[in-house]
RNA sequence: AAUUUUUAUGGAGAGUUUGAUCCUGGCUCAGAACAAACGCUGAUGGCGUGCUUCAUACAUGCAAGUCGAGCGAGAAGGUAGUGCUUGCACUACUGGGCAGCGGCGAACGGGUGAGUAACACGUAAACAAUCUGCCCUUAAGUUGGGGACAACCAUUCUAACGAAUGGCUAAUACCGAAUAUUGUUAAUUUUUCGCAUGAUAGAUUAACGAAAGGCUUCGGCCGCUUGAGGAUGAGUUUGCGUCCCAUUAGCUAGUUGGCGGGGUAAAGGCCCACCAAGGCAUCGAUGGGUAGCCGGCCUGAGAGGGUGAUCGGCCACAUUGGGACUGAGAUACGGCCCAGACUCCUACGGGAGGCAGCAGUAGGGAAUUUUGCGCAAUGGGGGAAACCCUGACGCAGCAACGCCAUGUGAGGGAUGAAGCAUUUAGGUGCGUAAACCUCUGUCGACAGGGAAUAAAGGCUGCUUGCAGUCUGAAUGUACCUGUAAAGGAAGCACCGGCUAACUUCGUGCCAGCAGCCGCGGUAAUACGAGGGGUGCAAGUGUUGUUCGGAAUCACUGGGCGUAAAGGGAGCGUAGGCGGAAAUUCAAGUCAGAUGUUUAAUCCCGGGGCCCAACCCCGGUCUUGCGUCUGAAACUGGAUUUCUUGAAUAGAACAGAGGUGAAUGGAAUUCCCGGUGUAGCGGUGGAAUGCGUAGAUAUCGGGAGGAACACCAGUUGCGAAGGCGAUUCACUGGGUUCAUAUUGACGCUGAGGCUCGAAAGCGUGGGGAGCGAACAGGAUUAGAUACCCUGGUAGUCCACGCUGUAAUCUAUGAAUACUAGGUGUCGGAUUGGUUAACGAUUCGGCACUGCAAGCAAACGCGUUAAGUAUUCCGCCUGGGGAGUACGCUCGCAAGAGUGAAACUCAAAGGAAUUGACGGGGGCCCGCACAAGCGGUGGAGGAUGUGGUUUAAUUCGAAGCAACGCGAAGAACCUUACCAGGACUUGACAUGAGGGUGCCCGUACGAGAAAUCGUGCUUUAUACUUCGGUAUACACCCUACACAGGUGCUGCAUGGCUGUCGUCAGCUCGUGUCGUGAGAUGUUGGGUUAAGUCCCGCAACGAGCGCAACCCUCGUCUUUAGUUGUCAUGUUACCUUCGGGUAGCGACCCUCUAGAGAUACCGCCGUGAAUAACGCGGAGGAAGGUGGGGAUGAGGUCAAGUCAUCAUGGCCCUUACGUCCUGGGCUACACACGUCCUACAAUGGUCGGUACAGCGAGUAGCAACAUCGUGAGAUGAAGCCAAUCUCUUAAAGCCGGCCUCAGUUCGGAUUGCAGUCUGCAACUCGACUGCAUGAAGGUGGAAUCGCUAGUAAUCGCGGAUCAGCAUGCCGCGGUGAAUACGUUCCCGGGCCUUGUACACACCGCCCGUCAAGCCAUGGAAGAAGGGAGCGCUCUAAGUCGUGAUGGUAACCUCGCAAGAGGAGCCUAGCGCCUAAAGUGAGACUUUUGACUGGGGCUAAGUCGUAACAAGGUAGCCGUACCGGAAGGUGCGGCUGGAUCACCUCCUUU
Repeated sequence: AAUUUUUAUGGAGAGUUUGAUCCUGGCUCAGAACAAACGCUGAUGGCGUGCUUCAUACAUGCAAGUCGAGCGAGAAGGUAGUGCUUGCACUACUGGGCAGCGGCGAACGGGUGAGUAACACGUAAACAAUCUGCCCUUAAGUUGGGGACAACCAUUCUAACGAAUGGCUAAUACCGAAUAUUGUUAAUUUUUCGCAUGAUAGAUUAACGAAAGGCUUCGGCCGCUUGAGGAUGAGUUUGCGUCCCAUUAGCUAGUUGGCGGGGUAAAGGCCCACCAAGGCAUCGAUGGGUAGCCGGCCUGAGAGGGUGAUCGGCCACAUUGGGACUGAGAUACGGCCCAGACUCCUACGGGAGGCAGCAGUAGGGAAUUUUGCGCAAUGGGGGAAACCCUGACGCAGCAACGCCAUGUGAGGGAUGAAGCAUUUAGGUGCGUAAACCUCUGUCGACAGGGAAUAAAGGCUGCUUGCAGUCUGAAUGUACCUGUAAAGGAAGCACCGGCUAACUUCGUGCCAGCAGCCGCGGUAAUACGAGGGGUGCAAGUGUUGUUCGGAAUCACUGGGCGUAAAGGGAGCGUAGGCGGAAAUUCAAGUCAGAUGUUUAAUCCCGGGGCCCAACCCCGGUCUUGCGUCUGAAACUGGAUUUCUUGAAUAGAACAGAGGUGAAUGGAAUUCCCGGUGUAGCGGUGGAAUGCGUAGAUAUCGGGAGGAACACCAGUUGCGAAGGCGAUUCACUGGGUUCAUAUUGACGCUGAGGCUCGAAAGCGUGGGGAGCGAACAGGAUUAGAUACCCUGGUAGUCCACGCUGUAAUCUAUGAAUACUAGGUGUCGGAUUGGUUAACGAUUCGGCACUGCAAGCAAACGCGUUAAGUAUUCCGCCUGGGGAGUACGCUCGCAAGAGUGAAACUCAAAGGAAUUGACGGGGGCCCGCACAAGCGGUGGAGGAUGUGGUUUAAUUCGAAGCAACGCGAAGAACCUUACCAGGACUUGACAUGAGGGUGCCCGUACGAGAAAUCGUGCUUUAUACUUCGGUAUACACCCUACACAGGUGCUGCAUGGCUGUCGUCAGCUCGUGUCGUGAGAUGUUGGGUUAAGUCCCGCAACGAGCGCAACCCUCGUCUUUAGUUGUCAUGUUACCUUCGGGUAGCGACCCUCUAGAGAUACCGCCGUGAAUAACGCGGAGGAAGGUGGGGAUGAGGUCAAGUCAUCAUGGCCCUUACGUCCUGGGCUACACACGUCCUACAAUGGUCGGUACAGCGAGUAGCAACAUCGUGAGAUGAAGCCAAUCUCUUAAAGCCGGCCUCAGUUCGGAUUGCAGUCUGCAACUCGACUGCAUGAAGGUGGAAUCGCUAGUAAUCGCGGAUCAGCAUGCCGCGGUGAAUACGUUCCCGGGCCUUGUACACACCGCCCGUCAAGCCAUGGAAGAAGGGAGCGCUCUAAGUCGUGAUGGUAACCUCGCAAGAGGAGCCUAGCGCCUAAAGUGAGACUUUUGACUGGGGCUAAGUCGUAACAAGGUAGCCGUACCGGAAGGUGCGGCUGGAUCACCUCCUUU
């Protein structure tokens, strides 16, 4: 310190379903780890780790020997001796060689994980059922004999390995005998004890049973034998624990037990004979698959989950299978025998071998090292010891494979250098970073020193416990010191979000990225590169795997009304759970003690390597199991008792509860008869059908089957399905009341059994109506449908089967508790006038509720989806699929059980806001209706499409393009085409040089542009008059640049259209809701209006509406020229009416300034005393007086890059610029918008009246003349209330025309002209004469308009040289109609449904066709492992052994020898590996063809579903159909809408 304690140290989330939200739910990410591998990179050291795959095959070397102090023999060599030929032989001794006999070891150590789901392992026990070499303690011994066999020698066989025969010899080798502390066996008996058999300690008797020596310094030491005990090791048995599959449910004949034997060290069917029929199993037997188990390791807050490399314990295995031998120990990795496969040698006869020991090789694989050094240390074997052996081990080598440590420098240094990147061009970033200055010296390099690990033990010496001496692979290593030198030492990944970190260029749905969401289609922070940044760092990323996050299998710690999930219902077995009181036991439970829980690891405290990793010491811990003791509340066992749960007995009551039988009336149909006549029937409308052979209709009679109107009710009964006329019989259950009895008898319920709508099946009946299939008729593009006419199974009955439904309250059963209110059904008690009606209580059926509580919300709420308990069933993303295979059931249809591959990132629930609906309600609009006039038909004009073309430039495209851009294309315009030209350019700025131009004018070439020639020719200042400088203009030069009506309106600004002048669109604060959101803004009224009023959890506010602005209408006032002229005056003229002009006046008209007026103000009335509506008065005008301007928030990626501006891209002797000519004007055709007409309300001729808005000097032009006319010539006036354009036309008054292709209509064409203009051919307008087309009021369809409007009539203007049927304005004449909101269209508000949100031009289903993928079936085919039967049988144990052989001992024999015992053995028997063979089962692969499934931007057919989805949908079942699907029968609401009934709430 761990520990204990009231203490405690321990837990993070994110992205992705939606327009948005909450929930459910999956997928994915961030963390940690690794025996890893791969990519890029790589300085040093320490400590670890290193074939996870083929238990595949192995070359070579090594990995187990040792003992001469057990034995014989004794080579080479040595010593001594002898002989002597002095270098040979012999003898003795010695002798670390080689082999042999003998002993011990080789069963350890080392490797691997194939097998094994098992007493294999872990843990705790047992052996009274066992063994144990070497070791320790102890007791007693070690006497005396015998016969062999190797080595060796000789001979023989063999290629080899090896072998045979004969002969010699030793021992701690082998064999008898003696002895026996004691042992074994048998019998008798005693003590003590125990756990059943029994155990222990003795006594007596009998039989049996030992030995080996060696060395010696003679002290002893090492051995050997027999006992006893110990230690160690092993064997056996048992409790508990130990993976997945039930689509493996039954398995088992030595099987289970007994008796008796055999066998073993030992219990035991371990084996055998006999007897019995047992044993195991849903608490999972048997079978199949997978796997060595544990301490531990990884992860985790924990509980758990995963794993079983390195280290440690156990097991199993050693080329595959079988077998024994030896031994204390093996069924033996480096032993033996046999069989199989493989490899090698061979003389072909036969032999040899086993790296899953250490290195190493090949192979396999993503992948894993040196054929190293040493026994110095630790440990092991042998030996008395020295010592020998030891790929155990100690070390080194290789590898960033892991962990740990260190370095790659430090301080100063701004011109913020260069360079790179970027830029708004100023700058900014890399960045104190570098350079440069001053330092330091780790690692590495070099040089010099230099350990520890070494202790024991041996030897020597002596003072006998001391001294000396010997021994290092790693290693000249660690470490220390010195020298030089910033010198040799940084990378990898990432930068859209999650997730820290941003810019430029390139690319253009390409190339590519991606863990999930997703990025890329010309401005990519997402691809690639550069710069910059972020993270980690000698590493860093990726991939793989495990745990975590994941409360996403939930013990801790989830759910099942609608998201996945309550069994269709009941009865009931096992099981689980269980009322009150008492006593007792102590199994569970709790407490204490004790044993065990190997070591290492983890944790705590110390210590050692410089630190750390690592190592050492000590401690805690090891939650478990066993044993002993105790407690007794709770659970449990036993016993006794109780009544409240449950049940029984009695009396009542209600009921469409069930089964059987009988009976009844209404209706349909059919048959018979009567009356009666032409239709009936059916539909949206029709037709098929029936009917003159008499239908339908109607009356009477009859037959037959099915169903039971009214009563009838969110009423009743039943477990559910379900049950409805009446009566009877039988019968089940329920409720109430009262007392009594039993005494927990209860609840739930896996399997099991029973019931179980409709459809369907079998057999036999029955068959009226209805009615799948089918037929016909319609509808339709089609119509295998909806509609109609028929109609078979079926519907009905009996008996049997099926066993499913939206079998739903989508809500399992039981018990208890937790506010109310209301109705109703069945009882009981009680009040009451015994009526009505109450009160209390029990049991049902319903409604309501923001009580609380729960819930994602919707909602539930004493009949819970609340609070709890018990038991059962079920769920774990969507699809594939309730499919396949297998099994069970079924006559079949089919039902039950019930996967996987593959694929997607969602699928889903509830609620919100929108949008939409062939949903609903309310309201508005020339929306319809009522009217008037048109378009669509003709001819022409104009625009568009199409076609054509060298070009017919471009844009606009439903409304909201199409007389639109264009308020005016002959050239120009002009953007298009052809041809001819130019290149700093037609235009702008800047730089350098030159000239003095430019302009104007004349001529020439040319189609012109253009080119050439001639004439003419600047300003200012200074001046030495030579000139210089500046400005301006032009030319030349090369470059920056100009230029582009080139592209992108889907990169944009601005402008515009449209819904729509519709009444809407929002905000702040508050409140409600988990939230998106809601409220306000809804409601009742009212309005043109979200206009206003009232109410209201809202109160206010903003943008819109309205008003303020302009104009028209009335009045007042001011002003009075160019306007006006009532009154006055003058002059002139006069047809005597008057006119003109001047003065004057401004009354009127007018002009244009300023004001006034109108407000539901007044009256009446309605409404709520409101807002407001209706009517009236007054008024020029009356309810926003008419008109205009004014266009909220948004929608349409609406339109415009060709008005303009502009990002990006593109062109640059051209996509720029200039010129001539052409084109935009084409023409089988189609459409839009207009003009003119078709005529008499008209045409034509003549006469005649009345406007307003405007325009005018490159202009309007009077007037006069000429011309038939367009117009021409001359020309006054006017820069305009002055002059001119300028005669308005319809109208009115007359004449003619008389219904016709005309006196309508004017196209077309011919001729002749006018005007503008450089120019009128392509291609202008107008005039005159002539010509005189279509057209007789227009199909389907469609447009405008509500009052000074429509209709009709003319006039002016812009553009413009000229050109108007178009456009913009102006005035004249001047109507009809509106009942009304059912319908069409558009819009607004509220509400409802939704599977839509790119928002119905939405979404979406199925067949078919194409490609790809995985998978089922399939005639078969090929394997695999396992079991069974039979055949054959190696080696071997056991048994036998009459064949053959035989030293020890015994008997006989003098001996030779014979016999016996014993041993060995041929043979035989049992078992049996391998092999062969047979029939099946299981499993894997493959298979022509075939079935469905999934996926895949733009295939085909339809449109089934989502809205009432256009026939409401869905479930089960049956039939039918290209397909979605249709129809029948029954069921459900998870159906819209309208009406009604009932109930409830409030008043």
The RNA shown here (small-subunit ribosomal RNA) has 1547 nucleotides and comes from a Fibrobacteria bacterium. It was read from a public genome assembly. It matches the Rfam family "Bacterial small subunit ribosomal RNA". Taxonomically the source falls in Fibrobacteria (Bacteria, Pseudomonadati, Fibrobacterota).